This is a predicted structure of a 1406-nucleotide RNA (small-subunit ribosomal RNA) from an uncultured organism. The sequence is in RNAcentral, with records from Greengenes. It matches the Rfam family "Bacterial small subunit ribosomal RNA". Rfam links the family to the GO terms ribosome and structural constituent of ribosome. Model confidence (mean pLDDT): 83 of 100.
[in-house]
RNA sequence: UCAGGAUGAACGCUAGCGGCAGGCUUAACACAUGCAAGUCGAGGGGUAACAGUCCCGCUUCGGCGGGAGCUGACGACCGGCGCACGGGUGAGUAACGCGUAUGCAACUUUCCUGUAACUGGAGGAUAGCCCCUGGAAACGGGGAUUAAUACUGCGUAAUACCUAAAUACCGCAUGGUAUUAAGGUCAAAUCUACGGAGGUUACAGAUGGGCAUGCGUGCCAUUAGCUAGAUGGUAAGGUAACGGCUUACCAUGGCAAUGAUGGCUAGGGGUUCUGCAAGGAAGGCCCCCCACACUGGUACUGAGACACGGACCAGACUCCUACGGGAGGCAGCAGUGAGGAAUAUUGGUCAAUGGAGGCAACUCUGAACCAGCCAAGCCGCGUGAAGGAAGACUGUCCUAUGGAUUGUAAACUUCUUUUGUGGCAGAAUAAACUACCGUACUUGUACGGUAUUGCAUGUAUGCCAUGAAUAAGCAUCGGCUAACUCCGUGCCAGCAGCCGCGGUAAUACGGAGGAUGCAGGCGUUAUCCGGAUUUAUUAGGUUUAAAGGGUGUUCAGGCUGCCUGGUAAGUCAGGGGUGAAAGUCGGUUGCUCAACGAUCGAAUUGCCUUUGAUACUGCUAGUCUUGAGUACAGUUGAGGCGAGUGGAAUGUGUAGUGUAGCGGUGAAAUGCAUAGAUACUACACAGAACACCAAUUGUGAAGACAGCUCGCUAAGCUGCUACUGACGCUCAGGCACGAAAGCGUGGGGAGCGAACAGGAUUAGAUACCCUGGUAGUCCACGCUGUAAACUAUGAUCACUAGCUGUUGGCGAUAAAUUGUCAGUGGCUGAGCGAAAGCGUUAAGUGAUCCACCUGGGGAGUACGAUCGCAAGGUUGAAACUCAAAGGAAUUGACGGGGGCCCGCACAAGCGGUGGAACAUGUGGUUUAAUUCGAUGAUACGCGAGGAACCUUACCUGGGCUUAAAUGUAGAACGACGUCCUGAGAAGUCGGGAUUCCCUUCGGGGCGGACUACAAGGUGCUGCAUGGUUGUCGUCAGCUCGUGCCGUGAGGUAUCGGGUUAAGUCCCAUAACGAGCGCAACCCCUAUUGUUAGUUGCCAGCGGAUAAUGCCGGGGACUCUAACAAAACUGCCCGUGUAAACGGGAGGAAGGUGGGGAUGACGUCAAACCAGCACGGCCCUUAUGUCCAGGGCUACACACGUGUUACAAUGGCUGGAACAAAGGGCAGCUACCACGCGAGUGGAUGCUAAUCUCUAAAUCCAGUCUCAGUUCGGAUCGGAGUCUGCAAUUCGACUUCGUGAAGAUGGAAUCGCUAGUAAUCGCGCAUCAGCAAUGGCGCGGUGAAUAUGUUCCCGGGCCUUGUACACACUGCCCGUCAAGCCAUGGAAGUCAGUAGUACCUGAAGUC
Repeated sequence: UCAGGAUGAACGCUAGCGGCAGGCUUAACACAUGCAAGUCGAGGGGUAACAGUCCCGCUUCGGCGGGAGCUGACGACCGGCGCACGGGUGAGUAACGCGUAUGCAACUUUCCUGUAACUGGAGGAUAGCCCCUGGAAACGGGGAUUAAUACUGCGUAAUACCUAAAUACCGCAUGGUAUUAAGGUCAAAUCUACGGAGGUUACAGAUGGGCAUGCGUGCCAUUAGCUAGAUGGUAAGGUAACGGCUUACCAUGGCAAUGAUGGCUAGGGGUUCUGCAAGGAAGGCCCCCCACACUGGUACUGAGACACGGACCAGACUCCUACGGGAGGCAGCAGUGAGGAAUAUUGGUCAAUGGAGGCAACUCUGAACCAGCCAAGCCGCGUGAAGGAAGACUGUCCUAUGGAUUGUAAACUUCUUUUGUGGCAGAAUAAACUACCGUACUUGUACGGUAUUGCAUGUAUGCCAUGAAUAAGCAUCGGCUAACUCCGUGCCAGCAGCCGCGGUAAUACGGAGGAUGCAGGCGUUAUCCGGAUUUAUUAGGUUUAAAGGGUGUUCAGGCUGCCUGGUAAGUCAGGGGUGAAAGUCGGUUGCUCAACGAUCGAAUUGCCUUUGAUACUGCUAGUCUUGAGUACAGUUGAGGCGAGUGGAAUGUGUAGUGUAGCGGUGAAAUGCAUAGAUACUACACAGAACACCAAUUGUGAAGACAGCUCGCUAAGCUGCUACUGACGCUCAGGCACGAAAGCGUGGGGAGCGAACAGGAUUAGAUACCCUGGUAGUCCACGCUGUAAACUAUGAUCACUAGCUGUUGGCGAUAAAUUGUCAGUGGCUGAGCGAAAGCGUUAAGUGAUCCACCUGGGGAGUACGAUCGCAAGGUUGAAACUCAAAGGAAUUGACGGGGGCCCGCACAAGCGGUGGAACAUGUGGUUUAAUUCGAUGAUACGCGAGGAACCUUACCUGGGCUUAAAUGUAGAACGACGUCCUGAGAAGUCGGGAUUCCCUUCGGGGCGGACUACAAGGUGCUGCAUGGUUGUCGUCAGCUCGUGCCGUGAGGUAUCGGGUUAAGUCCCAUAACGAGCGCAACCCCUAUUGUUAGUUGCCAGCGGAUAAUGCCGGGGACUCUAACAAAACUGCCCGUGUAAACGGGAGGAAGGUGGGGAUGACGUCAAACCAGCACGGCCCUUAUGUCCAGGGCUACACACGUGUUACAAUGGCUGGAACAAAGGGCAGCUACCACGCGAGUGGAUGCUAAUCUCUAAAUCCAGUCUCAGUUCGGAUCGGAGUCUGCAAUUCGACUUCGUGAAGAUGGAAUCGCUAGUAAUCGCGCAUCAGCAAUGGCGCGGUGAAUAUGUUCCCGGGCCUUGUACACACUGCCCGUCAAGCCAUGGAAGUCAGUAGUACCUGAAGUC
């Protein structure tokens, strides 16, 4: 972080039907219009409208007008009841508001029910009506007249009320109930159809309400004190009623750390969602309660209101107006605007249910019942079913002649008809009420019958017809998470819940095919619970991850030893009441099922009450001694405080001796010193600290404590008895102590020494180093209150294996030795722990109490509060931001960490490079092109083992487009080719000549022009690859199996002790073995033997020559080339357990004899797509291919690698000597001739131990004599030789002449340890020739040095630290420029809000 569930939802895509339920979460924002509360004529006066009847008048005979309350009825009015219900909303409210349980001995209750009693008589008004009149209107004013179930007296009345009593009983206090008797006070309404209806009083019931109380019910302490009617009393008033509810007086209380007061937020509950539960979140619909009705206030009426559709006042807003005044309140139902992501019709009916009024009919009822809109939810149905393989076509993919998939899917055949469409039929909801009739009798009730009343609705439903007909989408497919491929894109476009994906092969983006999931819906977003034991009651932690307070003491609080009795608050059990209904769960049942509904049950874990139990906790009374403490004796210590005192050292002063430096450092300088320092001696003074003893020693609560002595004082431990009798433990807050630095006042000041100054170092050096030096350090008094105040480990108690030191005390023993208590260390077991580790001094096992933690940063910061003289301390957030931060351990890598070891690594030597000229390669520059690659070591005489053309890939120009090779097929042909010739720069294009083999004559073979199909690319990617190579490194390492250890990564083995060139070997060992490397096996070389004896050899024998193994011959020797021997630490001495090492003998060779080949696992995305191969991409009249010429050879410059030199260890001239290894027929060439020479012309041998190519340094003799030379040979000029089609760009060589730089090379740097370096020449490959001074080989001559491992470089092993793992070229910190985003401050100014004080003061009540 996700997967689950949920929602009054919204948005996107899509949409066939029905049932049930739901629908302004935002602006308690403003509202047009209509409706939402009236009713009663059986209370009244009456008569505006309607109808009827009667009368009158008129009449076109249809009717019209007038009159009569006469009738049905009824506007307005008086009166009664209702309007306090029903409906809406959630602003306020943290409250007795709500929930639950109680109480009222402190109350009320219209209408309803029951019981008892009464209902007599009288009076005066006032609406209305009529007349007059004001105003625009709303609304009035005046006069006359009138009624009542309106209003007011009178009479009567108690079981009502009041007064003061008595008796009985009861109660938790005041007190209550009942009875008795006395006095006083208060009532009514009539209507009538005569049946009744209504009214009054009292009591009781029922219902509703009021009040009080216990408990429960948010967050913030960065809100800690609040309170004046405040708390209580007395009295009075007020109320339905108690009460500071109000007032007067009196008292000074009341609340609060178990959170008062204040602030913020919020209607509460039944319930809903989630969760195993405990919990967490929510309070929409339905039900209960509360509050509100434009905002604030107020009362009136009434049984009930301080009243949603009443009143008054104030305010804001809107509207009307004749400007004088008026009207209004949708948070009722619809509806409108606004706000918003977002929420419906200005519908029908009172048929049912319910309500108001009424005797009733009935009227009213936006309550309610219905309908409409909306996939917004839950539930149900359907979009077809069966068969059907040529596994069709299309599509998609692939390992592509083909296969896989879409897919039984389709087509096709058969079947069904829910639904749709059309038609026909067609309910229940109606029980009743009411009217009429009948029966019974109580004459207004019951029962029966008949009639009547349906919005929804011609709806639900049934039947018939029709025909697969009318009906499928959405999201996802990298992992979590079910489902994979292709194409496009190329860190772009985009995705994303987290991890992350995308930089040319993307299962992650976009599209497609396919698949998966759900389905009339599917996804996304938002929110809640879950997962999260990630606030832990169930159920967490604090050594190092966040987290133990610096320490002690102690009030409150929490916890608390043994035994006994009492009590019964907690606790446990039984009973009773309550816990509304709905909901949840279970049973049954009704709609075709389900959702939904009905009914019964369970549950509601709670609260109250009662009875019992008494183990434990509590309370109470007593007992005990083991916890704790006291006394006595001994003992210990740097425990604390005060006073005194000591020596060493340092500094200073004085005096003396004495002379030129001292001091300081890596090296110096500043500094001190001839005015005499340093040094030495003597004396004096000052302050501070206490060497040795001295120790993982001791003491203290911690901080801390150290010379010695004295005084005062605290504590621990031990021993033994005696005493008290739980007196104990831990402690929020409080109080005290508390290193260093710092602050205040006053002293003191030797040394040291922040700041500061100077000198050095350095790029700089506000540092490290040096010379000085002020605060301070010291003392007294007072503050501060923090530290890595650390054992990073709170205190106390109990328990749980050991070994070994040490301090203090006591004991046993002859001694050695040993027991016990309290401390203080080391190691280790079980156990614990993430591990490291802890381990009787626990981080183990338990108990009690306190403190603290909950991702990193922001931040121990800000604000507030508090403490402080200040510095600052304590308490202590948030916005914002990140996906980590962190712990322990592992493997590597790294370290200007350590140890051991090796290497031409250094050192010791020899010779070079770097300076010169030239050669060659590279960079750079230039160019049409200077083709490309290689670039620290590990590119640069490298690819290239040989660029004049070719090569050649580059440039310029001219051509070709199946085009060079090869294959297949076709086809004409006999050629291809060769020769001659023309054009051209050539490629090429023409012309001419020439014309194959075999044959069974059918044809075949061969050839290749031509045609077709397959091309070609030194174009890109070495970061897609194969293969090969470089390097670490010929370094000694790298691994595996099994076992063992570890939760694991991993470790062990492979470490350790030795030894070796070596992980070589030995020993030891939880390892035992093995593999790749090492070594050995292979080749060359050094010695010998055997065999063989030509082309090699020639000692002896013979022959021959001018001379020569020339010849006969020989195998002795050299040699050749095959085999074999030889060396193994085998032998001896010494050391050592051994391996081995040192020395020696023998031996040609001695400790891998010398050299070569041989390169472990891997590292560097090391190098090469241009050697070859190869995936992908790109070009196709060109990025292919052919040709000519040019370029790769350029040249202010820089670098690498070399050659030749600078000379006398040399140059030159002459003479003399000795190799090895190779090459040779288009070749090497003896020999001869010519040429100064390169070479040329002849000639011979050799397909090679036969012939041939062949040495130089060296030696001998001579000369030069230290110079730019007889050194050096560049450069240039002339003349030639050779190769080649061709030497101009651009070959080599010869010869004559010319004769440059250079006189041993700065910083720096390279190679080499013996046949090596150095030096000398020879050969070969490539090749026509050659830029070769390069490369690869060969031999000749032939040294010096190594005491050693401190240092530089590289490497190996072990160990250590790590914040590194792309691995130190790592990681990482802070400032700054510019731009941008957001924010803060700022003289002020404007507007709003709140608090407090004061002024004015409406309506209204008393």